[in-house]
Parts: sequence; structure tokens; C1' cells
RNA sequence: CCGUGCUAGACGGGGAGCUAGCGGUGCCCUGUCGCCCACAACCCGCUAUAGUGGGGUCGAAUCCCCGGCCGAGGCCGGACUUCGUUCGAACGGCGCCGCGCCCGAAGCGUUGACAGGCCGGGCCCCGAACAAGGAGCCUCCCGUGAAUCCCGUCAGGCCCGGAAGGGAGCAGCGGCAGCGGGACGGUCUCUUGUGUUUCGGUCCGCCCGGCCCGAGCCUAAGGCGCGGCGAACGCGAGGGAGGGACGGUCGGAGCCGGGUGCACGG
Repeated sequence: CCGUGCUAGACGGGGAGCUAGCGGUGCCCUGUCGCCCACAACCCGCUAUAGUGGGGUCGAAUCCCCGGCCGAGGCCGGACUUCGUUCGAACGGCGCCGCGCCCGAAGCGUUGACAGGCCGGGCCCCGAACAAGGAGCCUCCCGUGAAUCCCGUCAGGCCCGGAAGGGAGCAGCGGCAGCGGGACGGUCUCUUGUGUUUCGGUCCGCCCGGCCCGAGCCUAAGGCGCGGCGAACGCGAGGGAGGGACGGUCGGAGCCGGGUGCACGG
């Protein structure tokens, strides 16, 4: 070196997930396509030689083992960013309202502005009067008003008496107090969220008018400041969904390099 027969080993691999971990079933990726049967997700089989059991094929190299390169794809993080949601109210943001200051188109103003002073009047306020309303009281009227037990008059009947006459007294009638209601009422009392009234006061304030003074007043728009409210937008905070430069990790296939037997015969 050749031949024959064997053995280790191989007959897909990877990612996420599950798991203490490993492998598998299931999901996804890959593709020089690649044995069969049974098991398996409220799992199945195992334990670092980490699927088990049964059968089959190849078998020392294209095929098995190790390392490197490249890299399909998966997973993790992620500045930044988009959308929607809840809450907030720091803001040399925003919106609305109010006040102050500045400026000031229009308008008003020497036929006299603003402010101030003087005078007069009105409003407001206070007191009194009057009126009005309400309540009470008084007066009058109506009704009611004690069986025993109110007052007066007491028919009949009763009692006393020879009689004349006298006495008590029921019903009825009339009335008192009281109770209820009403009235054209009253020179009465109290009260009032009352008043086109009268008088007086107060005169701080508001309004109107007159006089004095003598040139400004002020609306809109704008600017600044302060205060209050709001939350559509900007913004802040929380959690959610998506995108994502970039970083990390694993890594199929492919390419490159290296490694790996035993027996017999020639």
C1' cells in the first nucleotide's frame, strides 16, 4: 500500500421555551434532504457516557471527532423615537377671567376734561307722625252653655191653712260666667323684610345740577406685572404597545485546517 472481517461512531443540525440539568415530543429557522416501530405537555425518557426500549443499514472517512472563518435565523439589552392611556400644574410655555401700570386708533373735552373745593337737590340710613297689613282687647250679633248642683219668672202638679192666703219648686221661657263663630265697627294695645305720604336728623358714601379752577379724560387693539381658574396643546411623572442606531449571546448550511482504530492474509 492492497484485500477481507470487525469495532468506536454515524444515520440531520440549530434557536427559543420547558427543566435543577440533559435529550426528546410540540413551535420556529436551515436544507449536499436525512432508517423503521413504541412512548410523551395537568409531558416522556434520563443524570454529566444525561432520551429509553426493540429492529435495520453504513462503517475508519465526502460520511466519524476537534478547531477556525463566514453567516440564514433566534434570544437579551438598548440611546433615541412614535402612538395611545392615567395623573399633575415647575414652567423666561398655553387658554380664560379679574386687577394695576404704560401706550393709545375712535370718541369726549376751552360751547370747559379729570381730580379737588363750595352750594343745592335726590338716593341710602335713623327717629317720629300718618297710612297699610297682622295679632290681641273692647263693643255688637249668632250658636252653645250644668242630670244630681247657677240666677230670675215659674203653667200644671205638690205642701200648709176652714178660708183668705202663704211656701218650696219640675218642664218651659229669659239670662250670668265660660266656649265657638261673625261684623259696617272702636278716639284701645302690641307688632312689621310695608309705604309714589309728612316732618326732623345724619350728612360717610353714590347720583344729578350750579359756581370756582383750567387741559386733559378714555374705549378697542398692543406691551408689562400680579392674582385666580383650567388642562385642548407644549411640558413633567407613572405604567402600556410599536419602531429602533448600536451592543451582547447562541448559531444551521457552506468553506478551511487538523485528528481517529482492531484482527487476519498478501
This is a predicted structure of a 266-nucleotide RNA (Bacterial large signal recognition particle RNA) from a soil metagenome. The prediction has a mean pLDDT of 75. Rfam family: Bacterial large signal recognition particle RNA. Rfam classes the family as a non-coding RNA gene.